Description:
Large-subunit ribosomal RNA, domain VI from Alienimonas chondri, 263 nucleotides, folded computationally. Its mean pLDDT, the model's own confidence on a scale to 100, is 82.
Context: one part of a larger RNA
């Protein structure tokens, strides 16, 4: 820009793409077959490998924005308590998120038409013959089934809902005004995201703050007591605490613009 009024939703599926893998064990059965050795077709079931998808409950990883211990040195006048630097100084743990080594799921089943092949009936050709007419089977392959995309499928589809079909000037399709539904820019952020897009915007929990909880760390500071002291014990499962869960408008979501009147 188009899809012949402007919008918001929900869809159909022409078409395109993905997947469609493989092994072992049990049963049938030590059966059929075979002198024996050996050893099935088939039927039913189970468990794996690799691959793929999703997810973070569990097991782990990471987690330089959380907690703790600790070395050297400098600073806060000193003690105490803290802070800076040294790879995050080093070390021990670790929430969310992201992850695999973790968890769950997938290939199946089924239908149709067939290939090679196997047949039935059956003439030409009194026989025979799967074929000439006709009929039945038959594959990881083909078409469905399954998963994803999909009406720019210009052949532009369908359904529902919302708002219009006003005013003025010109007269032939032009100009101007108003500005509905709705939308955009911008804004707060995001478990949404390559970019667009998607989710929120005061009729509001979008982000921050605050409150409570979960969770992590591991028992703060200070005081008292015990010890010459290092240190220990009590107040104290304390103190601190990022992303997680819930609540609460205290702070910030201000502001600006587009948009039919047509055939």
């Nucleotide at each position: 820009c188009g899809u012949a009024c402007g919008a918001g939703a929900a869809u159909u599926g022409a078409g395109c793409g993905g997947u469609u893998u493989u092994c072992u064990c049990u049963u049938u059965a030590g059966u059929a077959c075979g002198a024996g050795a050996g050893g099935a077709u088939u039927u039913a079931g189970a468990g794996g490998g690799a691959c793929g998808g999703a997810c973070c409950u569990c097991u782990g990883g990471u987690g330089u924005u959380c907690c703790u211990g600790u070395u050297g040195u400098c600073a806060c006048g000193c003690c105490c308590g803290u802070g800076g630097c040294a790879u995050u100084g080093c070390a021990g743990g670790g929430u969310a998120g992201c992850u695999a080594c973790g968890u769950c799921c997938g290939g199946u089943c089924a239908g149709g038409a067939u290939a090679a092949g196997u047949g039935c009936u059956g003439a030409a050709a009194g026989c025979a013959u799967c074929u000439a007419a006709g009929c039945a089977c038959g594959a990881a392959g083909c078409c469905u089934u399954u998963c994803g995309c999909a009406a720019g499928a210009u052949g532009a589809g369908u359904u529902c809902u919302c708002g219009a079909u006003g005013g003025g000037c010109a007269a032939u399709g032009g100009c101007c005004c108003u500005g509905a539904a709705c939308c955009c820019c911008g804004c707060c952020g995001g478990a949404a995201g390559a970019c667009g897009a998607c989710c929120g915007g005061u009729u509001g929990a979008u982000a921050g703050g605050c409150c409570g909880g979960a969770g992590g760390u591991g028992u703060a500071c200070g005081c008292a007591c015990a010890g010459c002291g290092a240190u220990g014990u009590g107040c104290u499962c304390a103190g601190c605490c990022g992303a997680c869960c819930g609540g609460u408008a205290c702070u910030a979501a201000c502001g600006g613009g587009g948009g039919a009147a047509u055939g």
The source organism's lineage runs through Bacteria, Pseudomonadati, Planctomycetota, Planctomycetales and Alienimonas.